Context: one part of a larger RNA
RNA sequence: GUGCGCUGCUUACCUGCAGUCGAACGAUGAACCUCACUUGUGGGGGGAUUAGUGGCGAACGGGUGAGUAACACGUGAGUAACCUGCCCUUAACUCUGGGAUAAGCCUGGGAAACUGGGUCUAAUACCGGAUAUGACUCCUCAUCGCAUGGUGGGGGGUGGAAAGCUUUAUUGUGGUUUUGGAUGGACUCGCGGCCUAUCAGCUUGUUGGUGAGGUAAUGGCUCACCAAGGCGACGACGGGUAGCCGGCCUGAGAGGGUGACCGGCCACACUGGGACUGAGACACGGCCCAGACUCCUACGGGAGGCAGCAGUGGGGAAUAUUGCACAAUGGGCGAAAGCCUGAUGCAGCGACGCCGCGUGAGGGAUGACGGCCUUCGGGUUGUAAACCUCUUUCAGUAGGGAAGAAGCGAAAGUGACGGUACCUGCAGAAGAAGCGCCGGCUAACUACGUGCCAGCAGCCGCGGUAAUACGUAGGGCGCAAGCGUUAUCC
Numbered sequence: 001g002u003g004c005g006c007u008g009c010u011u012a013c014c015u016g017c018a019g020u021c022g023a024a025c026g027a028u029g030a031a032c033c034u035c036a037c038u039u040g041u042g043g044g045g046g047g048a049u050u051a052g053u054g055g056c057g058a059a060c061g062g063g064u065g066a067g068u069a070a071c072a073c074g075u076g077a078g079u080a081a082c083c084u085g086c087c088c089u090u091a092a093c094u095c096u097g098g099g100a101u102a103a104g105c106c107u108g109g110g111a112a113a114c115u116g117g118g119u120c121u122a123a124u125a126c127c128g129g130a131u132a133u134g135a136c137u138c139c140u141c142a143u144c145g146c147a148u149g150g151u152g153g154g155g156g157g158u159g160g161a162a163a164g165c166u167u168u169a170u171u172g173u174g175g176u177u178u179u180g181g182a183u184g185g186a187c188u189c190g191c192g193g194c195c196u197a198u199c200a201g202c203u204u205g206u207u208g209g210u211g212a213g214g215u216a217a218u219g220g221c222u223c224a225c226c227a228a229g230g231c232g233a234c235g236a237c238g239g240g241u242a243g244c245c246g247g248c249c250u251g252a253g254a255g256g257g258u259g260a261c262c263g264g265c266c267a268c269a270c271u272g273g274g275a276c277u278g279a280g281a282c283a284c285g286g287c288c289c290a291g292a293c294u295c296c297u298a299c300g301g302g303a304g305g306c307a308g309c310a311g312u313g314g315g316g317a318a319u320a321u322u323g324c325a326c327a328a329u330g331g332g333c334g335a336a337a338g339c340c341u342g343a344u345g346c347a348g349c350g351a352c353g354c355c356g357c358g359u360g361a362g363g364g365a366u367g368a369c370g371g372c373c374u375u376c377g378g379g380u381u382g383u384a385a386a387c388c389u390c391u392u393u394c395a396g397u398a399g400g401g402a403a404g405a406a407g408c409g410a411a412a413g414u415g416a417c418g419g420u421a422c423c424u425g426c427a428g429a430a431g432a433a434g435c436g437c438c439g440g441c442u443a444a445c446u447a448c449g450u451g452c453c454a455g456c457a458g459c460c461g462c463g464g465u466a467a468u469a470c471g472u473a474g475g476g477c478g479c480a481a482g483c484g485u486u487a488u489c490c
Stems, first nucleotide, its partner, number of pairs: 001354003004350002019056003024053002027050001032045006063268003073192007082185002087181002091177004095129004104119006135158010164173002194240003201231003206228008243265004247258004270291005293304004321347001323346003329343001330341004360390004370381004394431001396426005404417001407414002434479005439460003445474005455462002
C1' cells in the first nucleotide's frame, strides 16, 4: 500500500436506519413590498414553513444460514396454461353529475397508549350516469399447428373508463381503455450432485377419472361422486447430516476437500399461525391472534422485537469505531431546486494475510581488545569492530499542493477522504532485528555442567561419568518484521 475481520443464544441503551411531493387538496401563514391614515393599527400582495387528506416509495437496497435431501439449487427445455407498477411503443378518448370525510372549531373519556360525540370544508380521495377502439361470450368464414388447440375477417349479445395541475398561453405534465416490447416474476418437465438396509415395505386426498370451486395460471390445489390404484432392491418409507452454485484449497492429472470474502439463486426476520393492502408481500425496521421474555402502569390497561450500521452485557481460545460525508457511484420521491439514503465512498482499530521498503554503502589487518576452543604453536568470532570517505530511502521538520467535477446553479460557488497523495528544501548513520533449529529424516559442532537424575521428543529414540540428542556458552544453519507451537484440509 492493499485485502479481509467467527459462530450460536439472550437482553438492553442511545444515535441512526424510508421517506418524499405545496406543480393533487383544504387549511396554516414568516420575511418582504405596497395603500390608508388615528404612528401602530387596518386593507391588499407575497409566499418561507408545516400537522392532516391524497399520490408514489416502503416487496429495492442491507443482514443471517435456523430450516430445507426439495424442482431448493445447477443445467437444458416447455407454457397453445400465465401475470408484470414505473419505462418504450400502437390506437382511441379525457363528456356529465353526486354525497361524504380528515384537518379546523366545540365538547367528552383515559395515568398513559390512545379514543368517542357534534359541527364545517377540499381534492388527482370516494360513488353514479353517458360514450366504446378494444375485452368476454355465441354463430360463421379463411388459414395454421405440436395433442388439448392457435391466428385473422364478418355478425349478434353481455358487462364496463377517465382527473386534473401548470405555463412565457406556443405549452409542459398527468388520467382512462388498448397493441406490441423490455424488465421482473410464476408454473411444469429431462438430467446432475450426501451418509445409512443395525430403516424393507410405504401410501387413503393416497393414485386416476367426471363435475364443481379456487387461482394470474395448469394441477387432488380444495370439495362431491366413481374406480382401486400409486411408489419400492435402478433403494421407496424412515433415520442422520446439510442452504445450493459460479468458485476456493490441494494435486502432474484423475481425484479429494470445501462453499469465508465477491457474484447468482433459495430460505428466514423473538417462536408458531393468519390474512389485509398492493403491479408485486403472506411483508426484517406493517397489521391481527397465540406463546415465551423484557419494560411502563394511577392495576383498569398498555409498549417492544439489531440475523441493518456502530455500541453494551453474556458466552468463547478468538475477531473492530456508539467515526466523517452524501463529494463520487447507485436508489426513493419531486417538473426542478432539493430532501432522504449506517447502500455506498472514506477514515479508525488488528503484523490477520499478501506485497514492497528500511534498519546503511565503499574502503579498512597490527587480522586490535574481549569471548570461545586449543595439540599452547595457534585457530575462530573476523572486514566483523575501531578508523577514513560517502549516501539520506523510511521516520522527522519546513514550504508548495492535486486529479477524482461529470453535473447542478442566473451567478458566486460546490471534495467526506485531506492540507491526504505528490513535489521541493533541511539535519544527521543518525530513530529501527528478532525467532526457530544444529543425532538421522533435515541445512547446520565444539566445550563445560548433569549422571536413566534433571530433562528432550513429530517418528526412530537420547540421558546409568568422556551426551554433536538434556541445560548453558561460543560457533554455525534457516527464515526474517517476523519466527515458532497448536488445531485443521489436500
Model confidence (mean pLDDT): 80 of 100. Small-subunit ribosomal RNA, 5' domain from Pseudarthrobacter psychrotolerans, 490 nucleotides, folded computationally. The RNAcentral record of the full RNA draws on ENA and SILVA. Taxonomically the source falls in Pseudarthrobacter (Bacteria, Actinomycetota, Actinomycetes, Micrococcales).